[in-house]
RNA sequence: CAGGGCGGCUGGUCGGUCGCGUUUCCGUAAGGAGAUGAGGAAAGUCCGGGCUCCACAGGGCAUGGCGCUGGGUAACACCCAGGCUUCGGAAAAGAGAUUUUCCGGGGACGGAAAGUGCAACAGAAAAUAAACCGCCGAUGGUCUCCUAGAGACACAGGUAAGGGUGAAAAAGUGCGGUAAGAGCGCACUGGAGCGUCUGGCAACAGCGCUUCUGGUAAACCCCGCCGGAGCAAGACCGAACAGGGGGAUGAAACGGCCCGUUUCGUUACUACCCCGGGUAGGUCGCUUGAGGUCAGGGGAGACCCUGAUCCUAGAUAGAUGGCCGACGCCUCGCAAGAGGGCACAGAACCCGGCUUAUAGGCUGCUCUGCUUU
Numbered sequence: 001c002a003g004g005g006c007g008g009c010u011g012g013u014c015g016g017u018c019g020c021g022u023u024u025c026c027g028u029a030a031g032g033a034g035a036u037g038a039g040g041a042a043a044g045u046c047c048g049g050g051c052u053c054c055a056c057a058g059g060g061c062a063u064g065g066c067g068c069u070g071g072g073u074a075a076c077a078c079c080c081a082g083g084c085u086u087c088g089g090a091a092a093a094g095a096g097a098u099u100u101u102c103c104g105g106g107g108a109c110g111g112a113a114a115g116u117g118c119a120a121c122a123g124a125a126a127a128u129a130a131a132c133c134g135c136c137g138a139u140g141g142u143c144u145c146c147u148a149g150a151g152a153c154a155c156a157g158g159u160a161a162g163g164g165u166g167a168a169a170a171a172g173u174g175c176g177g178u179a180a181g182a183g184c185g186c187a188c189u190g191g192a193g194c195g196u197c198u199g200g201c202a203a204c205a206g207c208g209c210u211u212c213u214g215g216u217a218a219a220c221c222c223c224g225c226c227g228g229a230g231c232a233a234g235a236c237c238g239a240a241c242a243g244g245g246g247g248a249u250g251a252a253a254c255g256g257c258c259c260g261u262u263u264c265g266u267u268a269c270u271a272c273c274c275c276g277g278g279u280a281g282g283u284c285g286c287u288u289g290a291g292g293u294c295a296g297g298g299g300a301g302a303c304c305c306u307g308a309u310c311c312u313a314g315a316u317a318g319a320u321g322g323c324c325g326a327c328g329c330c331u332c333g334c335a336a337g338a339g340g341g342c343a344c345a346g347a348a349c350c351c352g353g354c355u356u357a358u359a360g361g362c363u364g365c366u367c368u369g370c371u372u373u
Stems, first nucleotide, its partner, number of pairs: 001369010012327007020037007039344001043355002046353005051230004064226004068082005083109001084107010110222002115220002117216002132163002134159003139156002141153005171189006190212006197206003234284004244275004250264005291310008328342003331338002
C1' cells in the first nucleotide's frame, strides 16, 4: 500500500409545495392559523419486571423452566468481578508421568461414593471386564537325552507389560519384582474421600491423613428455587333491536264508599311505566418514565448518589407520504455530463436485557500478500 475477518460509533442534509395522524388557539359554523409526528434495532416475541385481573391459611401431586461464588439491579436465563474447568499457542522445570507461568478463546458450571439405565461404528473385549496378535509356560502333562539334571512341545493353563481398535480399554511414569506379568511393593505424578488445620465473605485454594472407586444427569432420577393469564389486561358510559324481572289491569275479604291493607288468581296477547344485564359504539387505561442530557462525587467494575436542565408519536385497520429544487454518496463516462438509486427496516401499554438484520462513512484490534528501509 492492497485485500479479508471481528468489534464500537454513526445511519443522508436543507428548502418549497400538496396531503395525512395528534394537538393548541381563533371562529356560531364552514373553516383558518400554528405546533408536533419512528428506530438502533420500532424486528424475533426468547428471558426479566412494572401495570391489570384471577388464584392464594398451610401442604401435596403433575408438567415445565432455572442451577459455581460474590456483587449490580425493580428483576433476570442480563451485566460486572472472582473461582474452577476445558481448548489452542508459547516458554520454563523434570529421566518421565506431569507441573508452573504468559497470551488468546469456550463452559445450562448443583449431585455420578442414593438407585436405574445407556454407549453407534470399529474392536477379541465397553463395566460382574476382556485373551485377536504377542509374551510366558515357573506348576501340571507328553516326549527326547539317559539322568539327583538338562532340553523340546505350546497341551492344560498363566499374563492387561507391548501391538492393533475406539470418543473412552478399568490410573500414569520410573525402579524393584516375576516364568512372563500385574498397585504385587516402593517413589513421584494425577484423581477421590476425610479434617476441631491455614488463607478467603464465598466459590475455592493450600497443608495433613486415608485411599485407587471410568464416562454420561440439554438420560430417568435426587436436591434447591420459581402461582396463572395478559392492554383483545382491565375500568366507566351505553343505544336500536331481541329477550328477562317487576308494577298496574281481575276476584274475594275488611270497610258505608274511595284510597288502602290482606288473600287468591292471571301475568296468554296488546299497549304503558319502572328495573337490571348484554351487544354496536364511545371514554379512560395511553404515555412524565426503574426517562433523556450535562456537571460534580463514590466504586476495581457493572452501577449508584447529588444538583441543574429538557419534554420528545400515541393511531385503532391503523398518520408518519407524494412531487419539485440544491447539496452529499453510489454507478456509467477521457471529459462535459447522464441515468437510476440512497443499508437494514418501520411504532401499537411501557421499561431492562438477549438474539438476529444492516450499504456507506469514521474508528479499534487482527490476519494475508506485495513493496521499501
Molecule: Bacterial RNase P class A
Organism: Candidatus Rifleibacteriota bacterium